Context: one part of a larger RNA
């Protein structure tokens, strides 16, 4: 030197990113026990005393015995001896200490964020992520819708809308705005587009036939083919946002000065409603003012100039709950100031 315990003056977080790791808390009896709250909690809240060993008053529990009483029973009342038990006032004993060792919660206060118990990255993430009971919206009427299969089938269900599939939300409380212009979807079917089919107008190619010749050209066979005819679908016309999604800008104005309830434009399908806000969200920013420190980039309350919150992509609150995140305290203490010794084991040096 390093490892794994163990002590430790004085101080007691001054250590650090962060009290991280170690101290401390502990167990049973008794008192006592706030905010808050869904009245169940919260709660072993916090905070306090007690605890061995001999003896031991009192009070108590069981109960033979006995007496009483009827419904005569393994009955029920009463009173109660011994013997086990319980309580345990006082009083002595002992040690530095009586839950003597092992074993065996630290608390508290505040704020994020998920309600909760649970679930997850098998071998660097346990969490604010998943999932949940609740909420809603769409499909489905039964040979259901949906899945799987190549098909028969099979699940779905020996179920039947209070069901069953699918999608977002995610207890509970108080809400959940305006926009159907685009995309999606449901419906409509009057009229515009539209395909294979059908249709067959008319053209070409051959060659009987006519023609002096140039060329005409039936029929047949072949080859191309327009008019008409005709469906989803698209255009069109509504609806629908707890579908996907979105929710303006410019001038000017009030009798200090600042602002603008108010006016006036432009734009749009409609211009962010209630709530929340320097927030897990805010660049400028260590924003500004309070608090808490002696001194706070972080906390917590406000303010609102929301670069770039905001309502089931849910908005804001909330007891309970958390090996959760931040901030603050109180007890501990070798994290520290500043190290020191001890055991045990390595590594090292000799041997």
């Nucleotide at each position: 030197u390093c490892g794994u315990g163990g002590u430790g003056a004085a101080g007691g977080a001054a250590c650090u990113c962060g009290g991280c790791a170690a101290a401390a808390u502990a167990c049973c009896c008794c008192c006592g026990u706030a905010a808050c709250u869904u009245c169940g909690g919260g709660a072993u809240a916090a905070g306090g005393g007690g605890g061995a060993c001999c003896u031991g008053a009192u009070c108590u529990g069981u109960u033979a015995g006995c007496c009483g009483g009827c419904u005569u029973g393994c009955c029920c009342g009463g009173u109660g001896a011994a013997g086990c038990g319980g309580u345990g006032a006082g009083g002595g004993u002992c040690g530095c200490a009586g839950a003597g060792a092992c074993c065996a919660g630290g608390c508290c206060c505040a704020a994020g964020c998920g309600a909760c118990u649970g679930u997850u990255u098998a071998c660097u993430a346990a969490a604010a992520a998943c999932a949940c009971a609740g909420g809603u919206c769409c499909g489905u009427g039964c040979c259901a819708a949906g899945u799987u299969g190549a098909a028969a089938g099979a699940c779905g269900a020996u179920g039947u809308a209070u069901a069953c599939g699918g999608a977002c939300u995610g207890a509970c409380u108080c809400c959940u705005g305006c926009c159907c212009g685009g995309u999606g979807c449901u419906g409509g079917a009057a009229g515009g587009u539209u395909a294979a089919g059908g249709g067959g107008a008319a053209g070409u190619g051959u060659c009987a036939g006519c023609g002096c010749a140039a060329g005409c050209g039936a029929a047949g066979c072949a080859c191309u083919g327009a008019a008409c005819u005709u469906a989803a679908g698209c255009c069109c016309c509504a609806g629908u946002a707890a579908a996907c999604g979105g929710c303006g800008g410019u001038g000017g104005u009030a009798a200090c000065u600042a602002u603008a309830a108010c006016c006036a434009u432009c734009c749009u399908a409609a211009g962010g409603u209630a709530g929340c806000g320097a927030a897990a969200u805010u660049c400028c920013u260590u924003g500004u003012c309070g608090g808490g420190u002696a001194a706070g980039u972080u906390c917590c309350g406000a303010c609102c100039u929301g670069c770039a919150c905001g309502a089931a992509u849910g908005g804001a609150g909330u007891a309970a709950c958390g090996a959760u995140u931040u901030g603050g305290g109180c007890g501990c203490u070798g994290u520290c100031u500043c190290c020191a010794c001890c055991a045990c084991g390595a590594a090292c040096u000799c041997g």
Background:
The prediction has a mean pLDDT of 88. Predicted 3D model of a 351-nucleotide part of an RNA (large-subunit ribosomal RNA, domain IV) from an Actinomycetes bacterium. The sequence was found in a public genome assembly. It matches the Rfam family "Bacterial large subunit ribosomal RNA".